[in-house]
RNA sequence: GGUCGACUGGUCUAGUGGUCAGGAUGUUCGCUUCACACGCGAAAGGUCGCGGGUUCGAACCCCGCGUUGACCU
Numbered sequence: 001g002g003u004c005g006a007c008u009g010g011u012c013u014a015g016u017g018g019u020c021a022g023g024a025u026g027u028u029c030g031c032u033u034c035a036c037a038c039g040c041g042a043a044a045g046g047u048c049g050c051g052g053g054u055u056c057g058a059a060c061c062c063c064g065c066g067u068u069g070a071c072c073u
Stems, first nucleotide, its partner, number of pairs: 001072007010025004018056001027043005049065005
């Protein structure tokens, strides 16, 4: 330098065009316990990597950029 893939709460991840972006784990609070853990319930936490485009409508499609990984040279 070239080709291909990945990027979504603190972490891991589902979601291939349409209402409030879902789950696991973690955090906080409550219940439970003599206490802790486990368990149960609730809450907070997301500019869906950034910018632009297409569309009535974009996490999703297109282009560019960034980060990262694999391969080729």